Record summary:
This is a predicted structure of a 72-nucleotide RNA (transfer RNA) from a Spirochaetales bacterium. Rfam family: tRNA. The family's RNA type in Rfam is transfer RNA. Rfam's curators write: Transfer RNA (tRNA) molecules are approximately 80 nucleotides in length.
RNA sequence: GGGAUCGUAACUCAGCGGGAGAGUGCUACCUUGACAUGGUAGAAGUCGUUGGUUCAAACCCAAUCGAUCCCA
Repeated sequence: GGGAUCGUAACUCAGCGGGAGAGUGCUACCUUGACAUGGUAGAAGUCGUUGGUUCAAACCCAAUCGAUCCCA
């Protein structure tokens, strides 16, 4: 220098154009003498960034940034 894959909640990851979600974790409450387990409720996201396509984009297109790998 060229190419591939990946980037979504604090962590691990789903999500094939129209509701942003799960598990773990966190907070409050219930349960216990207390802890753990369990139950209920809740908070937490500019979907890496910018632009474009579209009535509508996490999803399609381009550029760019970062990580890993391959080639040179």
About this RNA: Its mean pLDDT, the model's own confidence on a scale to 100, is 84.